[in-house]
Guanidine-I riboswitch aptamer from Sulfurisoma sediminicola, 104 nucleotides, folded computationally. The coordinates come from a structure-prediction model, not an experiment, and the mean pLDDT is 82. Rfam family: Guanidine-I riboswitch aptamer. Gene Ontology term of the family: regulation of gene expression. It was read from a public genome assembly, where an Rfam model found it. The organism belongs to Sulfurisoma, within Bacteria.
RNA sequence: UCGAAGCGCGGCUAGGGUUCCGGCCUCUUUGUCGAGGUGACUGGUCCGAGAGCCGCCGGCCUCGCGAAGGCGCGGCUCCACGGAGGGACAAAAGCCCGGGAGGA
Numbered sequence: 001u002c003g004a005a006g007c008g009c010g011g012c013u014a015g016g017g018u019u020c021c022g023g024c025c026u027c028u029u030u031g032u033c034g035a036g037g038u039g040a041c042u043g044g045u046c047c048g049a050g051a052g053c054c055g056c057c058g059g060c061c062u063c064g065c066g067a068a069g070g071c072g073c074g075g076c077u078c079c080a081c082g083g084a085g086g087g088a089c090a091a092a093a094g095c096c097c098g099g100g101a102g103g104a
Base pairs, nucleotide, nucleotide: 006057008056009055010054011053012052015047016046020044021043022041023038024037025036026035027034058077059076060075061074063072064071065070079099081102085097086096087095
C1' cells in the first nucleotide's frame, strides 16, 4: 500500500430515561371531571448492545444425488481492552459518531 474476514435481519436481555399510562404529592370540587409537580417512583408503553443471548438468512467446506441448472444431510462462520466530547428522539443509555481516538 492492497485485499479478505457478514458494517445482515428479527426476538430477548443487561442497561436507559420520563412523551404516554400508572403510583405518589399539591390545588380545585359536595363529589366527579380537571390542573400542576415528581423518575434519588418498584412498574406498563417506549429506546436498547461491534466487543451479550437465541433464532433466521447469507458465506465457505466435506459428502451424496443429478445430463445439467441445481438439490439434500452435515461441519465451520475466529478474535475483540477502549475514553472524553458530541448527536437523536420526550429524555437518557452499553443507541449513533464507533471494531472510532487511544491502548495491548